[in-house]
Record summary: SAM riboswitch aptamer (S box leader) from Koleobacter methoxysyntrophicus, 111 nucleotides, folded computationally. Model confidence (mean pLDDT): 85 of 100. Of the family's consensus pairs, 88% are formed in the model.
């Protein structure tokens, strides 16, 4: 970098360092010197691993489980492509809702 599978409506600081940016990308809309990113500490969760139990080799429980990741503004902040229903306008359109894709993120496994 790429492929496969699973998940993405919940949860988590009024701490320290740091100093201007950040929310992937598009278009929006937001956050930020009443201090951004990043790092540290704390916290949340429980994908992998661990332990216990039960088993149809999968399930259930335990974070008082000193492990590996992850996460810790807003639904993955909304949106981007398609379909359906409804509404408006009627020429090709516009809007709302829902569903499914795409894209992205994370985990585990493979190349």
């Nucleotide at each position: 970098c790429u492929c496969u599978u699973a998940u993405c409506a919940a949860g988590a600081g009024c701490g320290g360092u740091g100093g201007a940016g950040g929310g992937a990308c598009u278009g929006g809309c937001c956050c930020g010197a009443u201090g951004a990113a990043a790092c540290c500490c704390g916290g949340c969760a429980a994908c992998c691993g661990g332990c216990a139990c039960a088993u149809a080799u999968u399930g259930u429980g335990c974070g008082u489980c000193u492990g590996g990741u992850g996460c810790u503004a807003a639904u993955u902040c909304c949106u981007g492509c398609a379909a359906a229903a409804c509404c408006c306008a009627u020429u090709u359109g516009g809007g709302u809702u829902u569903u499914g894709a795409a894209a992205g993120a994370u985990a585990a496994g493979g190349g």